[in-house]
Molecule: c-di-GMP-I riboswitch aptamer
Organism: Halolactibacillus miurensis
RNA sequence: AUACGAUAACGGCAAAAUAUUUGAAAAAGUAUGACGCAAAGCUACGGAUCUAAGGAGUCUCCCACUCUAUGACCGCCGAGCUACCUAU
Numbered sequence: 001a002u003a004c005g006a007u008a009a010c011g012g013c014a015a016a017a018u019a020u021u022u023g024a025a026a027a028a029g030u031a032u033g034a035c036g037c038a039a040a041g042c043u044a045c046g047g048a049u050c051u052a053a054g055g056a057g058u059c060u061c062c063c064a065c066u067c068u069a070u071g072a073c074c075g076c077c078g079a080g081c082u083a084c085c086u087a088u
Base pairs, nucleotide, nucleotide: 003088005085012037013036017032018031019030020029021028022027035075041081042080043079045078046077047076049072050071054068055067056066057065058064
């Protein structure tokens, strides 16, 4: 320096739920809380998934329904960047 990650060490993050805020929604922020995580650190680059405001279509109109991310998601997978530690 690189790879690996257990029967270490110092620590770190924080699921669901609840309260509240933002948002059309998905979802996100803050607080409490820990399901778990060796990158559960960061990035929306590729895929998957979620939502459908706006746009388009169906409908006599409304309602309703269908299609569509520019929206979301990194704790879905891959990819990129960075990183503590002892044993090997």